[in-house]
Context: one part of a larger RNA
RNA sequence: UAGUAACGAUAAGAAGGGUGAGAAUCCCUUCCGCCGAAAGCCUAAGGGUUCCUGAGCAAGGGUCGUCCUCUCAGGGUUAGGCGGGACCUAAGGCGAGGCCGAAAGGCGUAGUCGAUGGACAGCAGGUCAACAUUCCUGCCCCGCCGUCGUGGAGUGAUGGGGUGACGCAUUAGGAUAGGCCAACCGGAGCUAUGGCUAUGCCCGGCGGCGUGCGAAGUCUGGAGGGAUAGGCAAAUCCGCCCUCCGCGUAGAUGACGUACGUCGGGAAGGUCCUACGGGACUGAUAACUGGUUGAAUCCACGGUGCCAAGAAAAACCUCUAAACGUUGAAGCGAUGGCGCCCGUACCAAAACCGACACAGGUAGGCGAGUGUAAGAGCACUAAGGCGCGC
Numbered sequence: 001u002a003g004u005a006a007c008g009a010u011a012a013g014a015a016g017g018g019u020g021a022g023a024a025u026c027c028c029u030u031c032c033g034c035c036g037a038a039a040g041c042c043u044a045a046g047g048g049u050u051c052c053u054g055a056g057c058a059a060g061g062g063u064c065g066u067c068c069u070c071u072c073a074g075g076g077u078u079a080g081g082c083g084g085g086a087c088c089u090a091a092g093g094c095g096a097g098g099c100c101g102a103a104a105g106g107c108g109u110a111g112u113c114g115a116u117g118g119a120c121a122g123c124a125g126g127u128c129a130a131c132a133u134u135c136c137u138g139c140c141c142c143g144c145c146g147u148c149g150u151g152g153a154g155u156g157a158u159g160g161g162g163u164g165a166c167g168c169a170u171u172a173g174g175a176u177a178g179g180c181c182a183a184c185c186g187g188a189g190c191u192a193u194g195g196c197u198a199u200g201c202c203c204g205g206c207g208g209c210g211u212g213c214g215a216a217g218u219c220u221g222g223a224g225g226g227a228u229a230g231g232c233a234a235a236u237c238c239g240c241c242c243u244c245c246g247c248g249u250a251g252a253u254g255a256c257g258u259a260c261g262u263c264g265g266g267a268a269g270g271u272c273c274u275a276c277g278g279g280a281c282u283g284a285u286a287a288c289u290g291g292u293u294g295a296a297u298c299c300a301c302g303g304u305g306c307c308a309a310g311a312a313a314a315a316c317c318u319c320u321a322a323a324c325g326u327u328g329a330a331g332c333g334a335u336g337g338c339g340c341c342c343g344u345a346c347c348a349a350a351a352c353c354g355a356c357a358c359a360g361g362u363a364g365g366c367g368a369g370u371g372u373a374a375g376a377g378c379a380c381u382a383a384g385g386c387g388c389g390c
Stems, first nucleotide, its partner, number of pairs: 013031006032387004040366004046347002050345001051075006060068002080141002082343004087118002092113003098107003122139005142339009154324002159319004167306005173299003178293005184205004189201002206264009217253004221245006230238002265288001269282005307310001352361002368381005
């Protein structure tokens, strides 16, 4: 220079009350404003205590500060079923032997790792200041072990076979989630006008599980016999050959609906209490129904079309080998017991990546209403969250 520029989105604040040494800035109330395919909610990565409570204000906070994601102290993350591991494999990594290479090391078989994929048993409600599909309540399920019973000949794999098992575009049907309406059902209360005491205003009209029944659809050929040259051994399995029946009035599966039962939830408003955060009671033995709309979700591995022709392995089913088994296997039922390790707080932007409490960046899911030809667009709003720290 200069008490100058600036104080980081032009979404916006105002009043009253409280606390306090001190208040534009903290807390409460009322009004106003902003977002609402987000500026709301859940989660992956990343962060790593920032979460909750009490105390505090030197520094950090672009001002202030009694406040804080700051300082100090204490507390907080509970799982057989959620996610990961004790299961499987992909790209890729590592790699016994092996091959190559002055050395270091490179490649790679068997194998072993490796999810962003496959497989796999939990839903509803309640609750703490802070966690909850984890605690509690109710109902349910999976695996393993023991015991008892039943059963009466097979069981059995790291091996064989099947299945798992898949593209893109487009599309039919049946449902549900969600939404809307209600003169019907239930409900404390209200009635301001030019008029309306009612068919007015306001609030709410669900969810889980079990059993039975129904159900649009979807999927599938079945039985018997034969030969055994294929499936690296074996096979009753698969493949191959023959015969019969059948191609839906069958079997399996199946979203969802409904009846009954059972458990839970249950608003507005009002009263009381409060350590002002909230809580209790009431409403309430609440009602819990009809209509309409309707998904990108489910049934589902659906249909049709197309060419570029669209993972693997395990689980699962089946077959035998070794071995075990009539001194009683498998299976089934009952009952008792067991169920390990890791994650779980909080943030999704002031807590991550950007030197900052930075107008930038950051994967997935949910994502309501009214109007507008339609939409996740636009405008205004709900729930919820904010007014961007002079």
Background
This is a predicted structure of a 390-nucleotide part of an RNA (large-subunit ribosomal RNA, domain III) from a Trueperaceae bacterium. The coordinates come from a structure-prediction model, not an experiment, and the mean pLDDT is 81. The full RNA is in RNAcentral, with records from ENA. Its Rfam family is "Bacterial large subunit ribosomal RNA". Rfam links the family to the GO terms structural constituent of ribosome and ribosome.